[in-house]
RNA sequence: CGCGGGGUGGAGCAAUGGGUAGCUCGCCAGGCUCAUAACCUGGAGGUUGCAGGUUCAAGUCCUGCCCCCGCUA
Repeated sequence: CGCGGGGUGGAGCAAUGGGUAGCUCGCCAGGCUCAUAACCUGGAGGUUGCAGGUUCAAGUCCUGCCCCCGCUA
C1' cells in the first nucleotide's frame, strides 16, 4: 500500500432487503427485610467514531477521513 471485519448509554452486545434506538449488567430512588444481599417497581444516562451526500425519513445506503482487530505482500 491492498483486502476483510468492527466503532451504538459506564461495561458487554442487539437492531443490516431505510420507518419511534433496545437487551443484560452496572448506577440512582422507592418497596420488601431487624439489616445487607437477593427479589419487585420506577428513573437517569445515547446528537449510533468524525464530516459530507442521497431520501419524506439513515445506526442501516453512498463518499472521504480517524481508530481497533485480522489477512496478504
This is a predicted structure of a 73-nucleotide RNA (transfer RNA) from Kapaibacterium sp. (SeqCode). The organism belongs to Kapaibacterium (SeqCode), within Bacteria. The sequence is in RNAcentral, with records from ENA. Its Rfam family is "tRNA". RNAcentral records the identical sequence in 4 taxa.